RNAcentral holds the full RNA, with entries from ENA. The part of an RNA shown here (small-subunit ribosomal RNA, central domain) has 350 nucleotides and comes from a Patescibacteria group bacterium.

[in-house]
Context: one part of a larger RNA
RNA sequence: UUGGGCGUAGAGCGCUCGUAGGCGGACCAGUAGGUCGAACGUUAAAGACUCCGGCUCAACCGGAGGAGAGUGUUCGAAACCGCUGAUCUAGAGAAUGGUAGAGGCAGAUGGAAUUCUCGGUGUAGGGGUAAUAUCCGUAGAUAUCGAGAAGAACACCAAAGGCGAAGGCAGUCUGCUGGGCCAUUUCUGACGCUAAGGAGCGAAAGCGUGGGGAGCGAACGGGAUUAGAUACCCCGGUAGUCCACGCUGUAAACGAUGGAUACUAGGCAUUGGUGGCAUCGGUCCCCUCAGUGCCGUAGCUAACGCGUUAAGUAUCCCGCCUGGGGAGUACGGCCGCAAGGUUAAAACUC
Repeated sequence: UUGGGCGUAGAGCGCUCGUAGGCGGACCAGUAGGUCGAACGUUAAAGACUCCGGCUCAACCGGAGGAGAGUGUUCGAAACCGCUGAUCUAGAGAAUGGUAGAGGCAGAUGGAAUUCUCGGUGUAGGGGUAAUAUCCGUAGAUAUCGAGAAGAACACCAAAGGCGAAGGCAGUCUGCUGGGCCAUUUCUGACGCUAAGGAGCGAAAGCGUGGGGAGCGAACGGGAUUAGAUACCCCGGUAGUCCACGCUGUAAACGAUGGAUACUAGGCAUUGGUGGCAUCGGUCCCCUCAGUGCCGUAGCUAACGCGUUAAGUAUCCCGCCUGGGGAGUACGGCCGCAAGGUUAAAACUC
């Protein structure tokens, strides 16, 4: 390379946007680059194939004939691919009217709890554990009442629920703002799909500068436990956790399942919408579109399982895999303040 694969065995980039490229709806006309056909030229000889012949046979050798991919010229075909022109609406987009939502950003604001401070009541314990002890407390703790301060997080509602491309998003209100869904079928008329490079977003931890710091809490100190205990348990506690701006760019970033389109039994539940039926009342019921789940047919699968939200049946495009270790390492490049990230071997060994 041919080929085979990627839920769990090796393998789907964390996610999105998008450039080149690849691929691309219906119908008509043209063109003739791809494609197909024919003729002629070329495709040296030898070789290969067929027939005949020469060495006693064969190998070997000689002669004759036909074939020959490719390529060039000319003529022709026009289904398909390409190109040109015209048309269409089923893909895509827009408009109009509705609609649900923890989607995002900013500002304001609320109550419970916690800790601390002050004051009142009150007195000897409290706290913690399997049990202790360290620890707090007669300088008045714990408990309880009142007042105040601070920071962080938002019980119930809450759900198999919702939204978002993913990461993720939850008290309440306001402003700004992104996307979706449904209906009318009004408009544009293939404007599409994917996406190497590229760009942007990207939990937690970590880093820089400046704030903030209630609770929690790596490190650290102490008390226990233990043979030891650099742990698990307990008492403390610094970074951090929070905010602003900048960086980092990684995760079991998981559905361990790339994106798009079409097709292929159903049943049940649930969220949002239209319509029908219906009503005192979207209270029930039915159809349908879009989501989210469970079960399951055919089929698939090594099995587990998947099963209209496919891991079924197909097409298009991208990414990735090729025995284990060495190693996601070394070296080099690029990026980063650093930590490190990314790209990514070999010797050797089994």
Model confidence (mean pLDDT): 88 of 100.